[in-house]
RNA sequence: CCGUGCUAGGCGGGGAGCUAGCGGUGCCCUGUACCCGCGAUCCGCUUCAGCGGGGCUGAAUCCCCGCCCGAGGCCCGGAAGGUCCGGGGCAGCCCUCGGAACGGAGCGUUGAAGGUCGGGUCCUGCGUGACAUCGGCCCGCGAACCCGGUCAGGUCCGGAAGGAAGCAGCCGUAAGCGGAAGCCGGUGGGUGCCGUAGGGAUGCCUGGCUGGAGCUGCCGUUCCAGGUAGCGACCGAGUCAUCCGUGGUCGACGGUGGGUGCACGG
Numbered sequence: 001c002c003g004u005g006c007u008a009g010g011c012g013g014g015g016a017g018c019u020a021g022c023g024g025u026g027c028c029c030u031g032u033a034c035c036c037g038c039g040a041u042c043c044g045c046u047u048c049a050g051c052g053g054g055g056c057u058g059a060a061u062c063c064c065c066g067c068c069c070g071a072g073g074c075c076c077g078g079a080a081g082g083u084c085c086g087g088g089g090c091a092g093c094c095c096u097c098g099g100a101a102c103g104g105a106g107c108g109u110u111g112a113a114g115g116u117c118g119g120g121u122c123c124u125g126c127g128u129g130a131c132a133u134c135g136g137c138c139c140g141c142g143a144a145c146c147c148g149g150u151c152a153g154g155u156c157c158g159g160a161a162g163g164a165a166g167c168a169g170c171c172g173u174a175a176g177c178g179g180a181a182g183c184c185g186g187u188g189g190g191u192g193c194c195g196u197a198g199g200g201a202u203g204c205c206u207g208g209c210u211g212g213a214g215c216u217g218c219c220g221u222u223c224c225a226g227g228u229a230g231c232g233a234c235c236g237a238g239u240c241a242u243c244c245g246u247g248g249u250c251g252a253c254g255g256u257g258g259g260u261g262c263a264c265g266g
Stems, first nucleotide, its partner, number of pairs: 001266006009057003012030004020046005034054005063259006072250004076245004081240003085236003090232001092231002094227003098224007105216003114210008122199006128192002131188007138179004147172004155164003
């Protein structure tokens, strides 16, 4: 150096997440690189880190290491945007039955604002009236007997004269019933343009006196002041996606350099 046969190794890798840690199933990115069984409220291991079984390849284009490139993922910082939460009234919008000025409209010498006196409306007491109700007075009816008067007939006492009780009837009445316009008395109150006294009060209405020219938030404009349910703006936090980075981390594919067995024969 060549040939033959073995073994180590290989037969995808990576990211995030999970995990004490490693790996798998699952998700994502690359990519095409064996098969079967187990496995997400999980499965198998223990720093040499899937477990069990089978198959192919096999010391180099294929295995191992370093470096370069770099898809892609994750984290950090910044920018502005969407969305959502919180904050403070913030010279905005909005609200003010707050203040001021001006204008409009209206009222006003048939008297403004202001001042003052009085009345009504409100409450209470007393008096009085109306109403309601009850009672009395008035008129009428009204008792077989247990109301009165008069008592026919009849009855009783008496020798007689004369007396007595007394039904019916008549008259009059009690209780009671009815009537009718008034009068008297009692009681009552969501009663009264009534009278009187006291209370209360300036909300409303109204009258007088004074006063002598303004008054009125009814409308609009402006300024000041106050307020915050919402909008807007501002400050801050979260989340979503986008962009940026002489940030960080991991990193497939690819490129490059190097490394790496055993046996036999020639």
Predicted 3D model of a 266-nucleotide RNA (Bacterial large signal recognition particle RNA) from an Actinomycetota bacterium. Rfam family: Bacterial large signal recognition particle RNA. Rfam describes the family as follows. The signal recognition particle (SRP) is a universally conserved ribonucleoprotein involved in the co-translational targeting of proteins to membranes. Rfam links the family to the GO terms signal recognition particle, plasma membrane targeting and SRP-dependent cotranslational protein targeting to membrane, signal sequence recognition. It was read from a public genome assembly, where an Rfam model found it. The coordinates come from a structure-prediction model, not an experiment, and the mean pLDDT is 77. Taxonomically the source falls in Actinomycetota (Bacteria, Bacillati).